A computed fold for a 353-nucleotide part of an RNA from a Pseudomonadota bacterium, annotated as large-subunit ribosomal RNA, domain IV. Taxonomically the source falls in Pseudomonadota (Bacteria, Pseudomonadati). Rfam family: Bacterial large subunit ribosomal RNA. For this family Rfam cites "Crystal structure of the ribosome at 5.5 A resolution" (Yusupov et al., Science, 2001). Model confidence (mean pLDDT): 85 of 100.
[in-house]
Context: one part of a larger RNA
């Protein structure tokens, strides 16, 4: 390590009865609570009987005395007749989760997840809302609102309260506000032409005229992180609606003819100040609250109380019969868990050989 055994006690071990030990024929016959959704609970729990020979009594079979099934008498042995092996422990109280199921393949099987069921939204189909794809397409669905698809509770019983002020959604459309973009004026560079001026040079002196350059206007082309005005949706502002949309759900003083408490009053501030209902809780820090059961002795458990540090109604609130390799309390039965540890098999790994 793996197995047997065990004087007394019997869970005093331990976080905890972990582990062992004990029960033991889903055979027969009797019997079996609260509770309950009347289905269960339930094999609840207990408690009798089982083998072998003879006599025999009813039933069915046929081969007329056998076989089978039910029983009645009476005998026999043994410690023990489901005679070996193999095959349920029960029993109360509470929590969680409705139940059968799923899961972290190889540390978690659960109170976690899913579920029937309730509710919200979205979706009218030649292409449905939604998903996959860059698109063809494809799922949905060869369906059509008793359909699909998404969100949130999650059997069932009672239930499911208050606010729409801020988010978010949903509807509106009068005004404010608004982008590209359209039309439409302005100014600026630039280029070419044109027409005005200067200025220099050639022509032939001058005038013309020509060539080159400056300078001003215009007009067209181009252009500009270029300036305006019209006109321009949705969105937002703006009006209302919505909570099984996200969420939220006071505080301060004072008050009864002992105290004490406050039905009672004031007063601030809010969109509105938490309702049934359960509550020291899988929720209470202060805590081993307090009081009552249970033990001799109970930080654990029931039942209560209630100033809920920080409970609360589908992130559902409290119930609930049944189920649960679940979680927590006692309680019998059991025993090497233990008091306390002893032996006796086998086996291993080290040493010797």
């Nucleotide at each position: 390590c793996u197995c047997a055994u065990c004087a007394a006690g019997g869970a005093a071990c331990u976080c905890g009865g972990c582990a062992a030990a004990a029960c033991a024929g889903c055979g027969g016959c009797c019997g079996u609570a609260a509770g309950u959704u009347c289905g269960c609970a339930a094999u609840a729990a207990g408690g009798c009987c089982u083998c072998c020979c003879c006599u025999u009594g009813c039933a069915u079979g046929c081969c007329u005395g056998c076989a089978u099934g039910c029983g009645a008498g009476g005998g026999g042995c043994g410690c023990a007749g489901c005679g070996a092996a193999a095959g349920a422990c029960c029993c109360c109280u509470g929590g969680c989760g409705a139940c059968u199921g799923u899961u972290u393949a190889u540390u978690u099987a659960a109170a976690a997840c899913a579920c029937a069921a309730g509710u919200c939204c979205c979706u009218g189909c030649a292409c449905a809302a939604c998903u996959g794809g860059u698109a063809a397409c494809a799922g949905g669905a060869a369906g059509u609102a008793u359909a699909g698809g998404g969100g949130c509770u999650g059997a069932c019983g009672c239930c499911u309260g208050a606010c729409c002020a801020g988010u978010g959604c949903c509807a509106g459309a009068a005004g404010g506000u608004u982008a590209a973009g359209a039309c439409u004026g302005c100014c600026g560079g630039u280029u070419u032409u044109a027409c005005u001026u200067c200025u220099a040079u050639u022509u032939a002196u001058u005038a013309u005229a020509a060539u080159a350059g400056g300078a001003g206007u215009a007009a067209a082309g181009c252009u500009g992180a270029g300036c305006g005005g019209u006109u321009g949706a949705a969105g937002c502002c703006c009006u209302g609606g919505u909570g099984a949309a996200c969420g939220u759900c006071g505080g301060c003083g004072g008050u009864a003819a002992c105290u004490c408490u406050g039905a009672c009053c004031g007063u601030c501030c809010u969109a509105a100040g938490g309702u049934a209902g359960c509550g020291u809780a899988a929720c209470c820090c202060c805590u081993u609250g307090u009081c009552g059961g249970g033990u001799a002795a109970g930080u654990u458990c029931c039942g209560a109380c209630c100033c809920g540090c920080a409970u609360g109604a589908a992130a559902g609130g409290c119930g609930u019969a049944a189920c649960g390799a679940c979680c927590a309390g006692g309680g019998g039965a059991c025993u090497g868990u233990c008091u306390c540890g002893a032996u006796g098999a086998g086996g291993a790994g080290c040493c010797c050989g």